[in-house]
RNA sequence: GGGCCUAUGGUCUAGCGGCUAUGACGUUGCCCUUACAAGGCGAAGAUCGCCAGUUCAAUUCUGGCUAGGCCCA
Numbered sequence: 001g002g003g004c005c006u007a008u009g010g011u012c013u014a015g016c017g018g019c020u021a022u023g024a025c026g027u028u029g030c031c032c033u034u035a036c037a038a039g040g041c042g043a044a045g046a047u048c049g050c051c052a053g054u055u056c057a058a059u060u061c062u063g064g065c066u067a068g069g070c071c072c073a
Stems, first nucleotide, its partner, number of pairs: 001072007010025003018056001027043005049065005
């Protein structure tokens, strides 16, 4: 330098162009317990990597960029 893949809460992860973006772990409030753990009922937490484009509508499609990984040279 060229090609391919990936980027979504703190971590991991789901998400045929259309409902309030899914679940687990973690955090946290209450219940339960003498207490802790486990369990039950709730809550907070995401500018969906960035900038544009297409579209009535984009996490999803297209282009560029950034970061990471793999391969080739």